[in-house]
Molecule: c-di-GMP-I riboswitch aptamer
Organism: Firmicutes bacterium UBA3576
RNA sequence: CGAACUCAAGGGCAAACCUGUCGAGAGGCAGGGGCGCAAAACCACGGAUCUGGACUGUACGUCAAGAUGGCCGGGUUGCCGGA
Repeated sequence: CGAACUCAAGGGCAAACCUGUCGAGAGGCAGGGGCGCAAAACCACGGAUCUGGACUGUACGUCAAGAUGGCCGGGUUGCCGGA
């Protein structure tokens, strides 16, 4: 000088729940809150799970579509590197 590692340091995000709001709904957004997370930053491409407006022959049906990135895979990017 460079690389690797993660007991650290500075920090970051933010579950359930409550309030308000949007939505048919799953769920999203804002505030509070803090279960947890080294990518719990971004992206619905693949899988998985959830919702189910419309149709109507009323069904465990068919079809349009939507949601979840803190379900998994994948892609892109990022902080420290002291001992």